This is a predicted structure of a 92-nucleotide RNA (c-di-GMP-I riboswitch aptamer) from an Anaerolineales bacterium.
């Protein structure tokens, strides 16, 4: 240094849930409280998966406005998987 990951040590992150006169059409994000857990549960949307559907397209109803349904990411999710990339410690 690489692999590996301990009833080690020092630390780190923060699920569900609740609150918000915050952002967003929504999914979701952000902040506070809170800890389920995590050796990368740091970062990156590159591949796949999943979630949402404002707008768009199609159909139906309607005089129209609009409503409902289906399709659809350019939106989201890295704590879904894979990959990339940086990092703490050093038992077996």
């Nucleotide at each position: 240094a690489u692999c590996c990951g301990a009833u080690a040590a020092a630390g780190g992150c923060a699920a569900a849930u609740c609150c918000g006169a915050c952002c967003g059409a929504a999914a979701g994000g952000c902040g506070g409280a809170g800890a389920c857990g995590c050796a990368a549960a740091a970062c990156c949307a590159u591949g796949g998966g999943u979630c949402u559907a404002c707008a768009g397209u199609u159909g139906u109803g309607g005089a129209a406005a609009c409503a409902c349904a289906a399709c659809c990411a350019u939106g989201a999710u890295c704590g879904c998987c894979a990959g990339g990339c940086c990092g703490c410690c050093g038992a077996a």
It was read from a public genome assembly, where an Rfam model found it. The coordinates come from a structure-prediction model, not an experiment, and the mean pLDDT is 90. NCBI's taxonomy places the organism under Bacteria, Bacillati, Chloroflexota, Anaerolineae, Anaerolineales.